The RNA shown here (Glycine riboswitch aptamer) has 69 nucleotides and comes from a pig gut metagenome. Model confidence (mean pLDDT): 80 of 100. The RNAcentral record of the sequence draws on MGnify.

RNA sequence: AUACGGGAGAGAGGCCGCGCAGGCACGCCGAAGGGGAAUUGCGAAAGCUCUCAGGCAAAAGGACCGUGU
Numbered sequence: 001a002u003a004c005g006g007g008a009g010a011g012a013g014g015c016c017g018c019g020c021a022g023g024c025a026c027g028c029c030g031a032a033g034g035g036g037a038a039u040u041g042c043g044a045a046a047g048c049u050c051u052c053a054g055g056c057a058a059a060a061g062g063a064c065c066g067u068g069u
Base pairs, nucleotide, nucleotide: 001069002068003067004066005065006064011026014024015023016022027056028055029054033052034050035049036048
C1' cells in the first nucleotide's frame, strides 16, 4: 500500500416536500480530512482541543484494530 473482517457518537425532531431526495431554521456529534496548541527557550505530535469540512434511521463513509499478501 492493498484485500477481507470488526468499528463509536449525535434530531427517523420542526417547516416545505409523495419521499429515507432536496431546501430552510434551530439543536447536537467527533473517529474521514483540516486548523490550533504546554515548557526557561527552540522544534515535533496526539485518542487533547476547535467544529471549517463531514456527520446525526438504514445505506455509504469512518480514526483505529486484527488477519493475509